[in-house]
Context: one part of a larger RNA
RNA sequence: AACGAACGCUGGCGGCGUGCCUAACACAUGCAAGUCGAACGAGAAAGUUCCUUCGGGAGCGAGUAAAGUGGCGCAAGGGUGAGUAACACGUGAAUAAUCUGCCCUCAAACCCGGGAUAACUUGGCGAAAGCCGAGCUAAUACUGGAUAAGACCACGUUUCAUAAGAAACGCGGUAAAAGGAGUCAAAAGCUUUGUUUGAGGAUGAGUUCGCGGACCAUUAGCUAGUUGGUGAGAUAACAGCCCACCAAGGCAAUGAUGGUUAGCCGGCCUGAGAGGGUGAUCGGCCACACUGGAACUGAGACACGGUCCAGACUCCUACGGGAGGCAGCAGUGGGGAAUUUUGCGCAAUGGGCGAAAGCCUGACGCAGCAACGCCGCGUGAGCGAUGAAGGCCUUCGGGUCGUAAAGCUCUGUCAAGUGGGAAGAAAAAAAUGACGGUACCACUAAAGGAAGCCCCGGCUAACUCCGUGCCAGCAGCCGCGGUAAUACGGAGGGGGCGAGCGUUGUUC
Numbered sequence: 001a002a003c004g005a006a007c008g009c010u011g012g013c014g015g016c017g018u019g020c021c022u023a024a025c026a027c028a029u030g031c032a033a034g035u036c037g038a039a040c041g042a043g044a045a046a047g048u049u050c051c052u053u054c055g056g057g058a059g060c061g062a063g064u065a066a067a068g069u070g071g072c073g074c075a076a077g078g079g080u081g082a083g084u085a086a087c088a089c090g091u092g093a094a095u096a097a098u099c100u101g102c103c104c105u106c107a108a109a110c111c112c113g114g115g116a117u118a119a120c121u122u123g124g125c126g127a128a129a130g131c132c133g134a135g136c137u138a139a140u141a142c143u144g145g146a147u148a149a150g151a152c153c154a155c156g157u158u159u160c161a162u163a164a165g166a167a168a169c170g171c172g173g174u175a176a177a178a179g180g181a182g183u184c185a186a187a188a189g190c191u192u193u194g195u196u197u198g199a200g201g202a203u204g205a206g207u208u209c210g211c212g213g214a215c216c217a218u219u220a221g222c223u224a225g226u227u228g229g230u231g232a233g234a235u236a237a238c239a240g241c242c243c244a245c246c247a248a249g250g251c252a253a254u255g256a257u258g259g260u261u262a263g264c265c266g267g268c269c270u271g272a273g274a275g276g277g278u279g280a281u282c283g284g285c286c287a288c289a290c291u292g293g294a295a296c297u298g299a300g301a302c303a304c305g306g307u308c309c310a311g312a313c314u315c316c317u318a319c320g321g322g323a324g325g326c327a328g329c330a331g332u333g334g335g336g337a338a339u340u341u342u343g344c345g346c347a348a349u350g351g352g353c354g355a356a357a358g359c360c361u362g363a364c365g366c367a368g369c370a371a372c373g374c375c376g377c378g379u380g381a382g383c384g385a386u387g388a389a390g391g392c393c394u395u396c397g398g399g400u401c402g403u404a405a406a407g408c409u410c411u412g413u414c415a416a417g418u419g420g421g422a423a424g425a426a427a428a429a430a431a432u433g434a435c436g437g438u439a440c441c442a443c444u445a446a447a448g449g450a451a452g453c454c455c456c457g458g459c460u461a462a463c464u465c466c467g468u469g470c471c472a473g474c475a476g477c478c479g480c481g482g483u484a485a486u487a488c489g490g491a492g493g494g495g496g497c498g499a500g501c502g503u504u505g506u507u508c
Stems, first nucleotide, its partner, number of pairs: 001507003005504005012377006018370002020335001025333003029330003034072003039069002047060005079288003089212007098205002103201008111145004120135006151174003155170006179193005214260003221251003226248006233241001263285004267278004290311005313324004341367001343366003349363001350361004380410004390401004414449001416444005424435001452497005457478003463492005473480002
């Protein structure tokens, strides 16, 4: 000097930040990912109006709600740091070894068919979770055929490059699609949106290599898919990635292997610098999602709020069987020296879906709590000597607290009250603000409501008295205390900092 701090005493206001460093311990409750009727079939009820044979029926509600098929999203955003000493990270390269939904540009196309299935109806099983059978139906769901500008595959030729290759041309073969909405009385047509194929871009990602940064040698040898080759397979793609065969290699005192510790970086702290320490908040990358393993779907996952298997734990059960995963936001218990509200809003910014209106969004924007930090402000200003009273000291003369108080004259920041009142909000207008009647402005009244903490032997700024008597105690180091203690305890006085001041811990 610094801190995500804690503890003690004290505590007026505001702005901006920050806030489980410990148990990656266990979690009650609520919310955190949905959306589209302009893809599709179907489709309530409450209520209300009318009719009625008083049983009910019809219309509106409404093609609405809720559910289902289908599409897109759920791989983003948010959390945590357990693991990891590694091409994880940082940095510089490679990909002639690769993929890329949505988006942009360009080119070509969207023709003819088919069979199902949920919802629904119905039967059954089950305590539940849920499951099974029969029947009906639609699509941008599924599926057969046709066509192929270009693409892909095999072969050939040419050109270029070269380590594998790239491009062009020729011949043969292979593979596609879906419709919706508007206009119109309707169809056609047109417009729009979507779908399919291909080329390019943008964005994102995969893979590979060089270099760099921890400790222990009281860890010295390690390795059998191990190191390399050939072939086959797998992948979007390279590769022992996997497999068969062959060879016997590969790494290591320039520290292999083993062990301990640890997410890495931009940065942050310190320091004149070199360096040392550190990796909270914010930003980039990585890893993880109760523990271990696995794949499915998909452009993308081996997937925090998906699936399956195993395990530990918790809960429900009619004992047959089921359900769950806060290292999302709040919140609870526990641990701990220690860390906040089960708040408001989608108004802004951003994200998902949608043609749009809009819906969703604990991302985010705000508010609440905490002197946890930084910064700013206030607790009054001027005059005022009989140097009042009182305290303390005293050589008893006096000195000091001290212009300090009282008193007089003012001011009005903050806090309080009253009135006004934003920007943040948006292409012409209108509408739309959680924060918030907040910030800010004006006025009202009144010195009123607002100062403590540590220290005073030396280092180190600041001294006397009383008490105590190696006791009680102090202490960062040196050291104080055994009868006059500036070092203990109290008082008066003084010094330092100030809404803080000290102590402890840690780093330089």
The prediction has a mean pLDDT of 87. A computed fold for a 508-nucleotide part of an RNA from an uncultured bacterium, annotated as small-subunit ribosomal RNA, 5' domain.